[in-house]
RNA sequence: GCGCCCGUAGCUCAGGUGGGUAGAGCCGCGGACUUCUAAUCCGCAGGUCAUAGGUUCGAAUCCUAUCGGGCGUA
Numbered sequence: 001g002c003g004c005c006c007g008u009a010g011c012u013c014a015g016g017u018g019g020g021u022a023g024a025g026c027c028g029c030g031g032a033c034u035u036c037u038a039a040u041c042c043g044c045a046g047g048u049c050a051u052a053g054g055u056u057c058g059a060a061u062c063c064u065a066u067c068g069g070g071c072g073u074a
Base pairs, nucleotide, nucleotide: 001073002072003071004070005069006068007067010026011025012024013023020057028044029043030042031041032040050066051065052064053063054062
């Protein structure tokens, strides 16, 4: 250089095939339970979906470019 994969909550990742309210677990916060703690249970908070542009009534999802990471190839 070329090819392929990945980038979504503080962390680990679904969701993308087939466009239509952004999710789970852990962490954090509050509560219940407990003499206290742990465990368990309930609730809450937390997101520019890497960036920019395009298509569309509507984009995390489709298209293009760019940035970052990984693998392969010479």